[in-house]
């Protein structure tokens, strides 16, 4: 609300809310700790098994009980929760009926089986049920019971990481019987009993790890990996543990502990996002507290609905995958600007600007869905979509440009900042760093990280390797394993077809729909592998049975041997020991000493002792498995060979563990001990010498039992078989030819060595004794170091062995061969390289360069030979570049362009100043054109451009140079060899000064070099004869000469001759180059000198000779001027000159040259001075004239002394040159008169006209500090045996770990720092065993005197039930001991 009533109130009907009862909560959805498991995947099995709801069958639902809960009161507690006491119902409960084709016992029958099997008989026990809406039909429900579709339990046979430094592991273990126990097999669980199970085909242990369908990749095979989807398992805060229920030992159910976390009145409670959001922490990082059941799906109900972070749908993020846009078309004055630049240009780039078009996307109106089958009913959604309008409008980043890899330039920077996947880039010209232009690659993305798979035939099954690169066990016997001769016959395991049956869907391939395409997704087909079943095949395997010899062994005759073991003998030698003989030494060594010796040694002779090795034979011979075996005999023993027969009948091969041998040295006991020798001592050598080398000397070396187990234990090559053109040694043993017998010759088996084919090999090499072609078996390898280590295990008496890693760290390490270098490697040759000689230098004083120092400055460069008397062939100003100080500012010096410019350029003089410079300034112009005006130059001034720079870089360079080195090398073309680099050619034999020149030769030509051609010189003819020459002839003259001639000499300077190993003899391997000798000749083997410098080296030297890239400077880093410096001086060095003195000094006398110079120049003669000069000036622009010798000779003087040596210094008069000789110049005169008497270590030059010694000229120059330098002539030697050694070179050869090339590379220790790892008293987790202790829930058992409504009894009581109680079991938890692992930890 209705209905009857005033109304209480009754009856009623709906919604709502607790509660009884029912199904559902086991499913959906999350997660991946755990678990290496039948967990999972694939096959099967269940005759050992269950299944709510769901569908079929056929059958049954009779008749009673007796509680409770909501509710009402009464009460504790803060709460959470509860206690009591009363009432009430069910399809909630519980007896009774009845009962099959149910269950169980027995029994029987029928087949089927390993079995518990059956929808056959029997007979007994046992055991069911519930009502509810409808007026009704009928519908929903109950109960037992058989099937059925789906789900699940349980067993199975295969497959399913890593560590063996986890090798032994198991007591319910492993099996029976027997109980219990589940749905159900089962030690599942108990009691007994037996002693088994499991393991190298990896048990146990440890570490990881959810399986799978798949996914990534990959040519496949692998390999990696398991997000989303979909199966499957595990788990729900940790652990235990049950109840309910068809199903759980239950994510959102219970209990117990425990660890967090809340509440709390402290007494007590609560809770569990690994469901959806969404917080918070961690994180490198990963989303809405969103809508809606509208669809698919689920529970629930008879419907109607309800509920559903299962699901659909939105929001966030480029997180992936697709797809589309950010406009198209035309447009060169190639704008403007930016960037480069060889300054012409080029490039951004048709790109923009502008025209002219379109509107996908965007915005603004309109329309407006499928998705819902069936009237309505849509979260997404006014969304996809579709129509009008408007406008090029809203939309372009990101890496990279050295190689690998597409893409290049400026600038900045300066081994700095910085890059970097690798190699590596940056120290003033970065395509590497930053930055800009530009370019390239992609593109709503681009880059980076991580992380996988590929390139990686780099774990190698497909599809690798072991001689030297990593890699063959030291060697055998030999067990499991692998492999196996020929040949019948079965069998049908592997092995092959075809057929089936599985291999979920998804996913992938193809085919074909749907979204406008695509990404996504529907329909359809497809495929293998792997597995089961039944057929088939029968070559190969395999097994069975049989048979064979050709492999393998056996018998019989024979050989050869340092094969092992034991046991005896022999001689030489070295020591020792006695004994003679005998005297001062011996030993040693590069050379000595220690050492031994007068207590007699060494020699040297005789006689003993004793131990260890056994000369010759003796040989890339011999024997053995391998270490390894040598004197001679005798015993014992092992293996090979060959030979002709015969016999076993595959009996073989290999070989993880195993187990034997196993060099040296080493241990342990115990012997023995001559030589020998670690250690040790001594002596020497050296910086030292803990060593090489000498004098001693102890273990050990010998020998016996036992240890160790290693080695470049090697052939750096495992074993075993086949097969594959040759040659030629040597050991063993048959056969044939031959011989008197040998020798020798053919042929052969078995061993051992050389060279070699084809083939292998990176090459080097191997090559029937393989490292060729093949089988089979085993061990071994996977950048280097760390590391033949650590720690563990095993062995060992130790010493130690074996098996074996990580951290860390680097871009390598390595092997072969080639080219160079370079070796205290070797061959062969050269050079004033040694040697042999001469003369020196270092010792002095002095000159000049250099370091040094010092200074305003003390300009720069050169600086091992190859700087240092070098640029510099001339520093007082100047030079000049270097300091101080004064000045210039388009400049000292060049071009241009612009304006000005007639009293302009110019310019006497003045004034100022040290000068430059400033100021002034009488006086006063030119040249072109044009009739002139003017114009224009020229000059000056103003500006702007520029000039200028000896400022830096010779490590930005051109040119030149020095130096290897005047060595005799350096290279190419074709050809040949070699995978190649690169050889060969160019090496060898011989020669030469030589790659010279000959022979030879896979080379065969040629080119730079060499040499020759040029040039001086040395001999000749011709020719030329002035200014040179004068024999001979004239004249003058004493005579020197002088005039005339002469062209013969000398000489000039030209142009020819001559020298070619061209001839003779010998030598050599060669009619060969070549040597050696000789003759002629002026000169003989390139005659002497020059000039001439190969390919390269040394980032050798020079930006200061010039020239130039880039940089710097711009009233100065430019440019002029004075004065200074370059020349300063404690000092070291280089080069020279002078010297110490009698081969000399001094004075006197007296001769002989050549190169050259020479007018602002050389200068005679003469004349003054004591010289420098000076005055003079003939003669000469030079074969005329000038400048000109000195040692040398002769003659005198000194007499060994710091001097008659030496001449430094120094004083003092002078003389030249110059503006000028003070800093800071030469020369002369006179006085001074230092040091030095021949030079330590060490070092330099010279082989003949040369060293050495004498002078003399010339360049620069005003004048010289020149004793330098570059010429020239005079006088004029000595010595070379030889190539060992120093040094520098050249050719072949050999080793290299060197290539920046031996000034190279490269160990170790030590100092400090850092870093990883061991090891350590011990401390501290974490994980797993073991003993015991306590033991919470619970299930089960046993008890249950306490309590109870159903059933029986009348009742007392009984059955039958709960508390309670006690026990096995047991989670945490405690105690105490192991194992394993991980932090830590003085110290090391």
């Nucleotide at each position: 609300g209705g209905u009857a009533g005033c109304a209480a109130u009754a009856c009623u009907a709906a919604a709502u809310u607790a509660g009884u009862g029912g199904c559902g909560a086991a499913c959906g959805g999350g997660u991946g700790a755990g678990u290496a498991a039948c967990g999972c995947g694939u096959u099967g099995g269940u005759g050992a098994c269950c299944u709510g709801c769901c569908c079929c069958a056929g059958a049954u639902c009779g008749a009673g009980g007796g509680a409770u809960a909501a509710c009402a009161g009464u009460u504790c507690g803060a709460a959470a929760g509860g206690a009591c006491u009363g009432c009430u119902a069910a399809u909630a409960c519980c007896g009774c009926a009845u009962g099959a084709a149910a269950u169980u016992a027995c029994g029987g029958a029928a087949g089927u089986u390993a079995g518990g099997u059956u929808a056959c008989c029997g007979u007994a026990a046992u055991g069911a049920a519930a009502g509810g809406a409808g007026c009704g039909a009928u519908c929903c429900g109950a109960u037992a019971u058989g099937g059925g579709a789906g789900g699940g339990g349980c067993c199975u046979g295969c497959g399913u990481c890593c560590c063996a430094u986890c090798a032994g592991c198991u007591a319910g273990u492993u099996g029976g019987u027997g109980a219990g126990g589940u749905a159900a097999a089962a030690g599942c669980c108990c009691a007994c009993c037996a002693a088994g199970g499991c393991g190298a085909c990896g048990a146990c242990g440890g570490g990881u790890a959810g399986g799978g369908g798949g996914c990534c990749u990959g040519a496949g095979a692998g390999g990696g990996u398991g997000a989303c989807c979909c199966c499957c398992c595990a788990c729900a805060c940790u652990g235990g543990c049950a109840c309910u229920g068809a199903a759980a030992c239950a994510c959102g159910g219970g209990c117990c502990a425990g660890a967090c976390a809340c509440c709390u009145a402290c007494g007590g409670g609560u809770g569990g996002c690994a469901g959806c959001a969404g917080u918070a922490g961690g994180g490198a990082a990963u989303a809405u507290u969103g809508g809606u059941c509208a669809a698919u799906g689920g529970g629930c109900g008879a419907a109607a609905g309800c509920c559903u972070g299962a699901a659909c749908c939105a929001g966030c993020a480029a997180c992936g995958c697709c797809g589309c846009g950010u406009g198209c078309a035309c447009g060169a004055u190639g704008a403007a600007g930016g960037c480069c630049u060889u300054c012409g240009g080029g490039u951004c780039g048709u790109a923009a600007a502008g025209u002219g078009c379109u509107u996908u996307u965007c915005g603004g109106g309109g329309a407006g869905a499928c998705g819902a089958g069936g009237a309505a009913g849509g979260a997404c959604g006014g969304u996809a979509u579709c129509c009008c309008c408007g406008g090029a409008a809203u939309a372009a980043g990101g890496a990279u440009c050295g190689g690998c890899u597409a893409a290049c330039u400026a600038c900045g920077u300066g081994c700095c900042a910085g890059c970097a996947g690798c190699c590596g880039c940056g120290g003033u010209a970065a395509a590497a760093c930053g930055u800009a232009g530009g370019a390239u690659c992609c593109g709503a993305g681009c880059g980076u990280u991580a992380u996988c798979c590929g390139a990686a035939u780099u774990c190698a099954c497909u599809g690798g390797g072991c001689g030297u690169a990593a890699a063959g066990c030291g060697c055998g016997u030999g067990u499991a394993g692998g492999c196996g001769g020929u040949u019948u016959g079965g069998u049908a395991a592997g092995u092959u077809g075809g057929a089936u049956g599985u291999a979920a869907a998804a996913u992938c391939u193809c085919c074909u729909g749907g979204c406008u395409c695509a990404a996504c997704u529907g329909g359809g087909a497809g495929g293998g592998g792997a597995c089961g079943u039944a057929c088939a095949a029968u070559a190969c395997u395999g097994u069975c049975a049989g048979a064979c010899u050709a492999g393998a062994g056996g018998a019989c005759g024979g050989c050869a041997g340092a094969g092992g073991a034991a046991g005896g003998u022999g001689g030489a030698a070295u020591u020792c020991c006695c004994g003679g003989u005998g005297u001062a030494g011996u030993g040693g060594u590069g050379a000595a000493a220690u050492g031994c010796g007068u207590a007699g040694a060494u020699a040297u002779c005789g006689g003993g002792a004793g131990g260890a090795a056994c000369a010759c034979c003796a040989g890339u011979g011999g024997c053995g498995a391998a270490g390894g075996c040598g004197g001679c005999c005798u015993u014992c023993u092992g293996g090979g060979c060959c030979g002709a027969u015969c016999c076993u009948g595959a009996c073989g091969c290999u070989c993880a563990g195993a187990c034997g041998c196993g060099a040296a040295a080493g241990c342990u006991a115990g012997g023995g001990g001559a030589g020998c020798a670690a250690a040790c001592g001594g002596g020497a050598u050296u910086a030292g010498a803990a060593a090489c080398c000498c004098c001693g000397g102890u273990a050990g070396u010998c020998c016996u039992a036992g240890c160790c187990g290693u080695a470049a234990a090697c052939g750096a090559u495992g074993u075993a078989g086949a097969c594959u053109u040759g040659g030629u040694g040597u050991c063993g043993g048959g056969g044939g030819u031959g011989u008197a017998a040998a020798a020798a010759c053919c042929g052969u088996c078995g061993g051992u060595g050389c060279c070699g084919a084809a083939g292998c090999a990176a090459a080097c090499g191997c090559g029937a004794u393989a490292a060729g072609u093949c089988u089979a078996c085993c061990g071994c390898c996977u950048g280097g170091g760390g590391a033949c280590u650590a720690c563990g295990g095993c062995c060992g008496c130790a010493a130690g062995g074996u098996u074996a890693a990580a951290a860390c760290u680097c871009a390598a390490a390595g092997g072969a061969a080639u080219u160079g270098a370079c070796g205290g490697g070797g061959g062969c040759c050269c050079g004033c390289a040694c040697a042999a000689g001469c003369a020196g230098c270092g010792g002095a004083g002095c000159g000049u360069g250099u370091g040094g120092u010092u200074u305003a400055a003390u300009u720069c460069g050169a600086u091992a030979c190859u700087a240092c008397g070098c640029g510099a062939a001339g520093a007082a100003c100047c030079u000049u570049a270097c300091c101080u100080g004064g000045u210039c500012u388009u400049g000292a010096c060049a071009u241009g362009c612009a304006a000005g410019u007639a009293g302009u350029a110019g310019a006497a003089g003045c004034c100022u100043g040290a000068a430059a410079g400033g100021g002034u300034g009488a006086c006063g112009a030119g040249a072109u054109a044009g009739c002139a005006a003017u114009a224009u130059c020229a000059g000056c001034u103003u500006g702007c451009a520029c000039a200028g720079g000896u400022g830096c870089u010779g490590c930005a360079u051109g040119g030149c140079u020095g130096u290897c080195g005047c060595c005799a090398g350096c290279u190419c073309g074709u050809g040949u060899c070699g995978u190649g680099a690169g050889a060969u050619g160019u090496u060898g034999g011989g020669u030469u000064a030589a790659g010279u020149c000959c022979c030879g030769c896979a080379a065969c030509g040629a080119g730079c070099g060499c040499a020759a051609c040029c040039c001086c010189u040395g001999u000749g003819u011709c020719c030329u004869g002035u200014u040179g020459c004068c024999a001979g002839c004239c004249u003058c003259g004493c005579a020197a000469g002088a005039g005339g001639g002469g062209a013969a000499c000398u000489c000039u300077g030209g142009a020819c001759a001559g020298a070619c190993u061209g001839c003779c003899c010998c030598g050599c391997u060669u009619c060969a180059a070549c040597g050696g000798g000789g003759a002629g000749g002026a000169a003989g083997g390139u005659g002497g000198g020059g000039a001439u410098g190969a390919c390269g080296u040394c980032a050798a030297g020079u930006c200061a000779g010039u020239a130039u890239g880039g940089c710097c400077c711009u009233u100065a880093c430019g440019a002029c001027c004075a004065g200074g410096g370059c020349u300063g001086c404690a000092c070291a060095c280089g080069u020279a000159c002078u010297a110490c003195a009698a081969u000399g000094c001094c004075c006197g006398g007296u001769a002989c040259a050549g190169u050259g110079g020479g007018c602002u120049g050389c200068a005679a003669a003469c004349c003054a001075g004591c010289a420098a000069u000076g005055g003079g000036g003939a003669g000469c622009a030079a074969a005329u004239c000038c400048u000109a010798a000195a040692a040398a000779c002769c003659g005198g003087g000194c007499c060994c002394a710091g001097u008659u040596c030496a001449g430094a210094u120094u004083g003092u008069c002078g003389g030249c040159u110059g503006c000028a000789a003070c800093u800071c110049g030469c020369c002369g005169g006179c006085a001074u008169g230092a040091a030095g008497c021949u030079g330590g270590a060490a070092u330099c030059g010279c082989u003949a006209g040369u060293a050495a010694u004498g002078g003399c000229g010339c360049a620069u120059c005003a004048g010289c500090u020149a004793c330098g330098g570059c010429g020239c002539c005079g006088u004029g030697a000595a010595u070379a045996c030889g190539u060992u050694c120093c040094c520098a070179g050249g050719c072949c050869u050999u080793g290299u770990a060197c290539a920046c090339a031996c000034c190279g590379c490269c160990c170790g220790u030590c100092a400090c720092a850092u870093c990883a790892u061991g090891a350590a008293a011990g401390c501290c987790g974490g994980u797993u065993g073991u003993a015991c202790c306590c033991g919470a829930a619970g299930c089960c058992g046993c008890u249950g005197a306490g309590c109870c409504a159903a059933c029986c009894g009348c009742a007392a009581g009984g059955a039958g039930g709960c508390a309670g109680g006690c026990g096995u079991c047991u989670a945490a938890g405690g105690u105490g001991u192991g194992g394993c692992u991980g932090g830590u930890g003085a110290u090391u």